GlmS glucosamine-6-phosphate activated ribozyme aptamer from a bacterium, 165 nucleotides, folded computationally. It matches the Rfam family "glmS glucosamine-6-phosphate activated ribozyme aptamer". Its family is annotated with regulation of gene expression and catalytic activity in the Gene Ontology. It is annotated as a riboswitch. Its mean pLDDT, the model's own confidence on a scale to 100, is 76. It was read from a public genome assembly, where an Rfam model found it.
RNA sequence: CUACAACUUGAAGCGCCUGACCCCGUCUAGGGGUGACGAGGAGGAGAAUCAUCGAAAGCGACCCCGGUCGCGUCGGCGGAUGUUCUCCCGGCCGCUCACGGUCGUAACGCUGGUGGACAAAACCCGACGGCAACGCCGGGGACAAUUCUCACCGCGACGUGAGGG
Numbered sequence: 001c002u003a004c005a006a007c008u009u010g011a012a013g014c015g016c017c018u019g020a021c022c023c024c025g026u027c028u029a030g031g032g033g034u035g036a037c038g039a040g041g042a043g044g045a046g047a048a049u050c051a052u053c054g055a056a057a058g059c060g061a062c063c064c065c066g067g068u069c070g071c072g073u074c075g076g077c078g079g080a081u082g083u084u085c086u087c088c089c090g091g092c093c094g095c096u097c098a099c100g101g102u103c104g105u106a107a108c109g110c111u112g113g114u115g116g117a118c119a120a121a122a123c124c125c126g127a128c129g130g131c132a133a134c135g136c137c138g139g140g141g142a143c144a145a146u147u148c149u150c151a152c153c154g155c156g157a158c159g160u161g162a163g164g165g
Stems, first nucleotide, its partner, number of pairs: 014078004019074001020034005037054003043088007058071006089104005095163005108156003112153004116148002123140004128135002
């Protein structure tokens, strides 16, 4: 370089199904369905890790009896942008380099405070597919936390050495 074979490509609350549950069936065989609701998250490589946040059907506890609190994907497998550590690259710490610190191109931090902004499922109405379990679409309408290139305030850091100017 060529040929052949295998694998990968999408998505990242994401994918899958053998237990469980449900539907069809002569209840046998067999076939089918459910199996995470959004928010947020990526400099590169490796390792470890039950990978962040709240919503909700439902269940439980408590009491002042309509509220508070707790649990909450049934289970499993895989994956994963998280977190911690190591190395590399990069930004910042007045120009360069080294060390140290901190961060990730939006490249200071805070499990500090107050305020602000942002959700979908659930629920209601309707349509479509399916014998069904169930799936899917449109409309209406409410409510989070993490977080935030949001505002203000507070606290901490903004270094050491050598060289250059």